[in-house]
A computed fold for a 75-nucleotide RNA from an Alphaproteobacteria bacterium, annotated as transfer RNA.

RNA sequence: GGGCAUGUAGCUCAGUGGGAGAGCACUGUCUUCACACGGCAGGGGUCGCUGGUUCAAUCCCAGCCAUGCCCACCA
Numbered sequence: 001g002g003g004c005a006u007g008u009a010g011c012u013c014a015g016u017g018g019g020a021g022a023g024c025a026c027u028g029u030c031u032u033c034a035c036a037c038g039g040c041a042g043g044g045g046u047c048g049c050u051g052g053u054u055c056a057a058u059c060c061c062a063g064c065c066a067u068g069c070c071c072a073c074c075a
Stems, first nucleotide, its partner, number of pairs: 001071007010024004018055001026042005048064005
């Protein structure tokens, strides 16, 4: 330098045009003498960044950034 994949909550991930979600974690509460387990409720997100297409973008397109893998080149 070229190609491919990934980027969404603190962590692991789903969702692939019209509601941003699950599990774990966190907070409160019930239960207990207390803790754990369990039940209920709740908080937490510029969906990597910028631009474009569209009535409408996490989703489609382009560029860039980060990480990983493969290939090539130079010393």

The prediction has a mean pLDDT of 82. Rfam family: tRNA. Rfam classes the family as a transfer RNA. The source organism's lineage runs through Bacteria, Pseudomonadati, Pseudomonadota and Alphaproteobacteria.